[in-house]
RNA sequence: GUCGUCGUAGCUCAGUGGUAGAGCGUUUGCUUUACACGCAAAAGGUCUACAGUUCGAUCCUGUGCGGUGACA
Numbered sequence: 001g002u003c004g005u006c007g008u009a010g011c012u013c014a015g016u017g018g019u020a021g022a023g024c025g026u027u028u029g030c031u032u033u034a035c036a037c038g039c040a041a042a043a044g045g046u047c048u049a050c051a052g053u054u055c056g057a058u059c060c061u062g063u064g065c066g067g068u069g070a071c072a
Base pairs, nucleotide, nucleotide: 001071002070003069004068005067006066007065010024011023012022013021018055026042027041028040029039030038048064049063050062051061052060
């Protein structure tokens, strides 16, 4: 340089057009003499940025940025 692929909670990831979830982690409560385990609940997201399509975009299209892979 060319061609792909990925970007969603603190971490690992789902969700593929109708306003976002799980596991782990964090906090609180219950339990215990106490801790751990277990149970219940809560907090935590401008879904990488901008523009476009659409009644409606995390999702489709374009461009940029960043990560990663192949080729040269």